[in-house]
RNA sequence: GGCUUGGUAGCUCAGUUGGUUAGAGCACCGCAUUCAUAACGCGGGGGUCGGCAGUUCAAGUCUGCCCCAAGCCA
Numbered sequence: 001g002g003c004u005u006g007g008u009a010g011c012u013c014a015g016u017u018g019g020u021u022a023g024a025g026c027a028c029c030g031c032a033u034u035c036a037u038a039a040c041g042c043g044g045g046g047g048u049c050g051g052c053a054g055u056u057c058a059a060g061u062c063u064g065c066c067c068c069a070a071g072c073c074a
Base pairs, nucleotide, nucleotide: 001073002072003071004070005069006068007067010026011025012024013023019057028044029043030042031041050066051065052064053063054062
């Protein structure tokens, strides 16, 4: 340098053929329970989906360029 895969919540990940609201588990906060703590139960906060453009009525999803990580080739 070229190619492939990936980048979505603090962490690990899902997200279908572009469409109905951006979600799950863990973590965090509150409440309840307990003599107390943990576990269990109920509720809540937290994202503008790696960045910038483009296509579209509509983009996490498609296209281009760039950045980052892993792997392969030279």
Transfer RNA from a Bdellovibrionales bacterium, 74 nucleotides, folded computationally. It matches the Rfam family "tRNA". Its Rfam clan is "tRNA clan". About the family: Transfer RNA (tRNA) molecules are approximately 80 nucleotides in length. Rfam classes the family as a transfer RNA. Model confidence (mean pLDDT): 82 of 100. It was read from a public genome assembly.